[in-house]
Model confidence (mean pLDDT): 87 of 100. Small-subunit ribosomal RNA, central domain from a metagenome, 349 nucleotides, folded computationally.
Context: one part of a larger RNA
Formats: sequence, structure tokens, C1' cells
RNA sequence: UUGGGCGUAAAGGGUGCGUAGGCGGCCUUUCAAGUCGGAUGUGAAAUCCCCGUGCUUAACAUGGGAAUUGCAUUCGAAACUGGAGGGCUUGAGUGUGGAAGAGGUAAGUGGAAUUCCCAGUGUAGCGGUGAAAUGCGUAGAUAUUGGGAGGAACACCAGUGGCGAAGGCGACUUACAGGGCCACAACUGACGCUGAUGCACGAAAGCGUGGGGAGCAAACAGGAUUAGAUACCCUGGUAGUCCACGCUGUAAACGAUGGAUACUAGGUGUAGGAGGUAACACCCCUCCUGUGCCGCAGCUAACGCAUUAAGUAUCCCGCCUGGGGAGUACGGUCGCAAGAUUGAAACUC
Repeated sequence: UUGGGCGUAAAGGGUGCGUAGGCGGCCUUUCAAGUCGGAUGUGAAAUCCCCGUGCUUAACAUGGGAAUUGCAUUCGAAACUGGAGGGCUUGAGUGUGGAAGAGGUAAGUGGAAUUCCCAGUGUAGCGGUGAAAUGCGUAGAUAUUGGGAGGAACACCAGUGGCGAAGGCGACUUACAGGGCCACAACUGACGCUGAUGCACGAAAGCGUGGGGAGCAAACAGGAUUAGAUACCCUGGUAGUCCACGCUGUAAACGAUGGAUACUAGGUGUAGGAGGUAACACCCCUCCUGUGCCGCAGCUAACGCAUUAAGUAUCCCGCCUGGGGAGUACGGUCGCAAGAUUGAAACUC
């Protein structure tokens, strides 16, 4: 509980697509469902309220009025909402022409580095630390030169740079296909916004089957440290990390800020595009789209936000309602499992 809120106090769904529903641009004709007005009927009486009257007054009793905010029928109004018809182009979409991009999927290729193997040179150490030791090494290591194998990641460029709905995306080439931006204003003519349920996507870790395994590295073993050291440090090292297919569906999934539209001082960077001037190496000015910083009004408990709003408004969705118990128990749904999702109460302060 018809209230007030959701950046940080409790509270924005991880993200998109979209069903029902809610809401919806400008002009015009019409209907009259909503809406507004009149009339009639009804809305029992008592009670409540107003003006009186009667008990000496009051309580009390009683007469009249008002009220009963409603419902039904009927007659009207036509501004707004709604229904039907017609039209429009600014919202939305299409088209044509451009430029940008680590956006996605698949295949192929490349160089540096680590490790391992083979061969050469070469000799007693290497490695590691705060210091050491475990470890490796005379069966020739470390170092260095040449050759080979294999896996993973792509230095510089690199930038509060770019792209993507989010998660996320970074070597190069090719193929396939997605989205946004700018210019023109040719076409459609409100086709829009949001979105319960639903569907799809969704880091890392984890799970299943089959591969792969260089480096790194939970677990584990050893060496140190320490009072102890199931750690931090060191030497090793298995799952895993990688690939294919399937599952899981969670994160401080964060801008801790849902989406859309309109309006509201400026200044200064940066990325993409266009126009003007210059007439093509620039520079300068203007416009659109994105991404940062500073800052006025306003807002805010303050911090701060401030045209990328946390300002001013409208529409739609999600969520909160003292702390603990508890994101627990039980039940349902999903999952191979791990668990996820939905989600209390007793009790206590």
C1' cells in the first nucleotide's frame, strides 16, 4: 500500500526481438460508446445537516426542508478520448549515391617468442631468492650456432580511438552475410513507442563426448619462512586454459544510472561524414552522428549530475517498502551434475 521512491541509503530486469495489453503526429467529415447538460422515475423510514415546535431548559420527542454524491429511461451538445470514412508529410520505413569500423561466421597464411628434439662449439656450473634450499648438470647442463617439431597468443601501430543490443571484439588475406552514419528528398503514408508471458543471445568457471596439449596453472608433492604456515616466496606439476558439438545461464553481467520522444546557457578536445571559403598539402567557418573533459540555470541529503541529465515533462516496462533469520527452508519449473530460478515463516533486535 489510491503514497513515496530506485547513481552511492532498500530498489533498473545481463541484453535484445517480440505476442497480448497500455500509450500514440497534422487536417477534415460523420457516429455519439466515454464525456457534459436538461427532464422523468427511483434512491423506504429512522439516523446525519438546516429552519421551527413541544416537555421550565437540555438530553429527548416531533413538523418541514435539504441531502441521499447512485442507477435506469429519454431529449440534447460535439471541444476532447474513442469508432468509421477521406486527405497530408514532419514521426517511421524504403530507394539512390558515398565514406568509416578489433561488429559476426568460415577457410587459408605469416613473423617474433617460450618449450622440446637432433647436430656443432664449449666447460663447470646453472637456476632461484630478502637470504637460501628443493630442482637441473661431467651420462656434458646453462650459454651460443644451425636444423626440425608442436601448441597458444598476436609486440609496435594503440588513442577517456573504433565497432557491437549486451556479453564482448585487436596479426594478415579471401569468401559469406549483419548493423549504424552522411548526402539527396524519388517512393510508402502513422506503417509508431513500450512490452507481462514467450523466444533468442549471454564473460569466466564448471559439466558431457571426442580431439589437442607449447606456455601458464587450481588440486597435489617438495624446499623455504614461521611459534605454527594446510598461505604469501621458490622448484616441480594434474585438471583446466585451446578445438568441434552439446549443456549450464550466472558475475562488482557497472555508467552500481531501463527504453522512447520533446524542450532547456556555453566552452574545449577527439572519431566518421557533408557543405562554404580556399580551389585538392593544409588552415578557417557551419551542420549531422558518436565519444570525452570543464561548466550556468535547475536538481541533489551531500558527493555530484548538468543537451550522452541525476534538469523540465509525457508514455510503457521492471523493481523497493527496517536489520538479522535468508537469497535460506518447503513446494514448483529447468539441469547429467554442480546448481539456477521462483521464494517464505517462526524467532530475534
Its Rfam family is "Bacterial small subunit ribosomal RNA". Rfam links the family to the GO terms ribosome and structural constituent of ribosome.